Large-subunit ribosomal RNA, domain IV from an activated sludge metagenome, 328 nucleotides, folded computationally.
Context: one part of a larger RNA
RNA sequence: ACUUCGUUAAGGAACUCGGCAAAAUAGCGGCCGUAAGUUCGCAAUAAGGCCUGCCCCAGCAAUGGGGCCGCAGCUAAAGAGCCCAAUGAACUGUUUACCAAAAACACAGCUCCCUGCUAACUCGUAAGAGGAUGUAUAGGGGGUGAUGCCUGGCCAGUGUCCGAACGUCAAGAGGAGAGGUUAGCCGCAAGGCGAAGCCUUGAAUCCAAGCGCGGAUGAACGCCGGCGAUAACUAUAAUCGUCCUAAGGUAGCGAAAUUCCUUGUCGGGUAAGUUCCGACCUGCACGAAUGGCUUAAUCAGUUGGGCACUGUCUCGACGAAGUACUCG
Numbered sequence: 001a002c003u004u005c006g007u008u009a010a011g012g013a014a015c016u017c018g019g020c021a022a023a024a025u026a027g028c029g030g031c032c033g034u035a036a037g038u039u040c041g042c043a044a045u046a047a048g049g050c051c052u053g054c055c056c057c058a059g060c061a062a063u064g065g066g067g068c069c070g071c072a073g074c075u076a077a078a079g080a081g082c083c084c085a086a087u088g089a090a091c092u093g094u095u096u097a098c099c100a101a102a103a104a105c106a107c108a109g110c111u112c113c114c115u116g117c118u119a120a121c122u123c124g125u126a127a128g129a130g131g132a133u134g135u136a137u138a139g140g141g142g143g144u145g146a147u148g149c150c151u152g153g154c155c156a157g158u159g160u161c162c163g164a165a166c167g168u169c170a171a172g173a174g175g176a177g178a179g180g181u182u183a184g185c186c187g188c189a190a191g192g193c194g195a196a197g198c199c200u201u202g203a204a205u206c207c208a209a210g211c212g213c214g215g216a217u218g219a220a221c222g223c224c225g226g227c228g229a230u231a232a233c234u235a236u237a238a239u240c241g242u243c244c245u246a247a248g249g250u251a252g253c254g255a256a257a258u259u260c261c262u263u264g265u266c267g268g269g270u271a272a273g274u275u276c277c278g279a280c281c282u283g284c285a286c287g288a289a290u291g292g293c294u295u296a297a298u299c300a301g302u303u304g305g306g307c308a309c310u311g312u313c314u315c316g317a318c319g320a321a322g323u324a325c326u327c328g
Base pairs, nucleotide, nucleotide: 001323002322003321004320005319006318007317008316010314011313014312019309029051030050031049032048037042039146053068054067055066056065057064058063069073074079081307082306083305084304085303086302087301088299089298093105094104109144110143111142112141113140114139115138121130122129123128148293149292150291152224153223154222157221158220159217160216161215162214163213166212167211168210172206173205177201178200179199180198181197184193185192186191225243226242227241228240229239252286253283264280265279266278267277268276
């Protein structure tokens, strides 16, 4: 010096990103007592307070009376610190075996889509198997995520579903026509014409789905404006005008796990508060099952505050054991 412990005057979080670590809490024994809130189950061992050993006597016991010792009697191996407020997720559960346990995943509940049974769907080239020895109160898939109150507008784009008149449209069918070749014919010749057959090419016409087209559909993917003016102080704008759009964000919430400017402004808490709580609304860039807003209970979650307590600190010191090092 390091590791692991013990003690420490006065102070008591001044430490620090943060009470991390330590200290403290005296223990699911008994008696008393126990708030807000609440889904009436809880919250709750809430909080807070008191008692506790041994011996003798009485008594079934509870208990009562008397006595004894210690610093200390649940005499201790194990065995809660508590409270207030906010935030997130309802909860128990699951997870990155070996840096993340969470607000992530799951969940019951809600909702949409598909599926009538040789089901949909999945595996397999197939046979076949699962689904299921089930049958729509069943099975598969997507989303959301207890409960409570709710879930607004837009179908123009994309997707899905329905429709079938018209347009477009493949292979295929079809074969008008065209070309090559040449028996033959014409010609003195050069050459020209040229049937059948064969070969090549090939128009019209017929023709499915799809797409175009018409409609529906948002708890489908998604989207949910700008400018100017206006009230008898000022300010503001219920109101008006105008442009654009498929429609211009409703309820609720809001400097938020979302707010850049920003330590916004006001209030609370502190002597002093970039954090925190309550409001305001100017929402850079919340918003309704990509769910919105609440919510008792729960939590090794996150944030702020308080009581208690302490070597975390002011600010160190002393001691113990072990290790390293030096000498023997």